[in-house]
Order: sequence, then structure tokens, then C1' cells
RNA sequence: CAGCCAGACCGUCGCUGCCCGAUUCGUCGGGGAGAGGAAAGUCCGGGCUCCACAGAGCAGGAUGCCGGGUAACGCCCGGCCGCAAGAAGUCGCCGCUUACGCGGCCGACGAAGGCGAGGAACAGGGCCACAGAGACGAGUCGCCGGCGGUCAAACGCCGGCGGGUGAAACGCGGCAACCUCCAUCCGGAGCAACACCAAGUAAGCGGACACCGACGCUGCUCGCCGAGUCCGCGGGUAGGUGGCUCGAGCCCGUCGGCAACGACGGGCCUAGAGGAAUGACGGCCAUAGCGCAUGCGAAUGCGCCGUAACAGAACCCGGCUUAUCGGCUGACUU
RNA sequence: GCCGGGGUCGCCUUCUGGUCGAGGGCCCCUGUCCUACAAACAGGUGCAGUAGAGUUCGAUCCUCUACCCCGGUACCA
Repeated sequence: CAGCCAGACCGUCGCUGCCCGAUUCGUCGGGGAGAGGAAAGUCCGGGCUCCACAGAGCAGGAUGCCGGGUAACGCCCGGCCGCAAGAAGUCGCCGCUUACGCGGCCGACGAAGGCGAGGAACAGGGCCACAGAGACGAGUCGCCGGCGGUCAAACGCCGGCGGGUGAAACGCGGCAACCUCCAUCCGGAGCAACACCAAGUAAGCGGACACCGACGCUGCUCGCCGAGUCCGCGGGUAGGUGGCUCGAGCCCGUCGGCAACGACGGGCCUAGAGGAAUGACGGCCAUAGCGCAUGCGAAUGCGCCGUAACAGAACCCGGCUUAUCGGCUGACUU
Repeated sequence: GCCGGGGUCGCCUUCUGGUCGAGGGCCCCUGUCCUACAAACAGGUGCAGUAGAGUUCGAUCCUCUACCCCGGUACCA
């Protein structure tokens, strides 16, 4: 670093489904089954179901080296590059020693393993503290050369070089886990999906619409009341059945592939509850621990202790992450 | 199951990449005033970015993971 296990067996009494039989329909008897590597977090990806949908785009979100695997992925495998750390050792330098050699160094190289959201900074915008002359706009800290200028300087222009600061110094600088650009992918919601049965859906209040009716002597307008439709409040039920577990399923073997994985053949059926079962006790064995004895030691024998950690399925899978007493196996480096 | 918001001194808050080992108010302590207390005034100390990684020259701030807290969400009419 990777993989695996998560006490074994027997008996008794319980709990939840299934099958068979009996039944006075309340139950009873027999048989057989009954949590995990994470069932967790809900961080990604799918199956399935319903809704929407001519197609494409915009918006929004996600991913991003190269190749492969896969139903799919932000996952996995192989390779490249970069970063951090830097074992043994080698080299260099310094010191001591006549020498062999010894010691030291923020010294260089240096393996397995680790980490990497690793496209693009000549499409554009934005930011770059402090230090530094100057942070991408422009400019000049110092030196040299040439030209101008001047009595000589100062000064100006052009070219070259240098040191220092700093993460980065003019080089098309650094930052895209800032906006953005490019490429690819994504319709939305989730078993509280969805379907069926049963029960219930009262009175009332407010608002909007329409202008139906009555009243205000008549007509119009307006007001008010009643009825109608919709919305909000108030209100009712919080029961049952299906979906439900045979599935990208598990085990073994052969073959292909460096591997992830795939193909073929054979065998197996392995929880399906619904506020929620999967437990308790006893015996015995093995591991760990403790004590004693023997023994130089390795170890052996006897006795005691009594199963230990994280943790409990809830539509189902593939991953990731996190928690975890202890044990076994294997690979690499020294 | 699904979804949203948030963790900063004892409490409430500012700061959203830098000159900040984070500022303010309440609280606490000391002094003045007062017979005493309160108030007021003056001064002072202590106590903070939930934890771990990553990006970056640099992280309270950006990203990821974990932990904790708060809230919404059933059906019918």
C1' cells in the first nucleotide's frame, strides 16, 4: 500500500414474513427463511414511475492531460507530466588524521509509495497587498557605447548589459476552485414517484370575476343584498392494497486483456418489514488479554475472563466519503 | 425520502482575498463621583473565525469533505 474476515457449532425460549395442514376464524401445529462492509452521510451516476415535449437554441448547472472500462458517472484501470517529501546509496565541499579512515553540511542526484478540479492567459474584461525604480499601463536603480546638446557638465534620444526586490521583472509574466472562451453532458420531479379501495370533504370569513336576480318610485350610473365560478383562510382524513424485490444478481471454472473489465459454460435463489421483526439465555471450542508452572530463549501446559469495534435494511443498483476493537493474506522499498 | 439557510470573543454583530496574530457594542476589571448603590465619566485586561484538506505568493473570505444547528415539505376538498 492492496485484498479479505467481522467468532464457529449445538440446545431452549421468543419476534416478523412465506409454505403446508387443522380451525369454534380468535388462533394452533409442522417445515423453511430472516441486516452490513459500511445498511450511515445523501456527495455523484443510473434503473423504474409519473408529468411535460416538433426540432434546435438561449438561460442555468456540471465535467475537462492521453487512452481504455462501464448502463452511466465527478467512479475505476493503464500511461505521461507536475508538486511535496526525500530512505539506503553515490558525488561534491569542509574539518581532523602521517596515512587508512572518521565526523559534519537548511549541498546536489536519488526508489517504492503519496498528492494533483491537469483544456485555453497572442478572443476580451478584471486582480496582482508588502517589498521594489518599475506589477503589464508605462517607464528608468546603476553601468557602458553612439548621436544631439554644452567651454565642460546637467539633460534628451537610441542600443546593450548588470545587481537588487518579489510568487511573478518586460518574457506575449502570474491568477481561469475571478468573470470568460472552447469542447462534452444534462427536460422536470421523485416510492412521501405512481395506481386502486375506503372514509371524509360542515358552517363561516375575506378577495377577484361575470352582471343573473331582488331592493333603493321609473330609466342610466351607483350602492347594497342574495345566488354562481375561482383563489386564500378556516375544515376533513391521517386507514388498507399493489408498486416490493429474479437482479447491470451471487458463486465456481475456462478463455481474452498489463489492468479495470469482458465473453462462454455450469450451479444457486439469498430479508421484504411498514412506527418498522432479525433477540435473549445456557453449553462447548478457537482467538485476544491476565495469572501460575517449565524452559537460556522460542515455546508448551494449566487456570481465570466470556465475544467485545463502528453500527440496524425501508423502491433497487454502481461509486465516493466518513465511522470502525481485532485478525489473516499478499506486493513493494529499506 | 426531497429541499433551503447558517456556524466569528460569554452574547449580538462588522470585515468577502492582502497593509488585520480581525474591529465595535453589551459583559468583566480598576479608578473618580456618592454615606452606599445605580447611572455617568476616565482607563484597562481577557476571550473569537466549527474541524480537516485543496487552489493561491497569500484564505474568516474561494472549492471540497466531515460535524453541528435551524426551517420547510403528506393526502383530500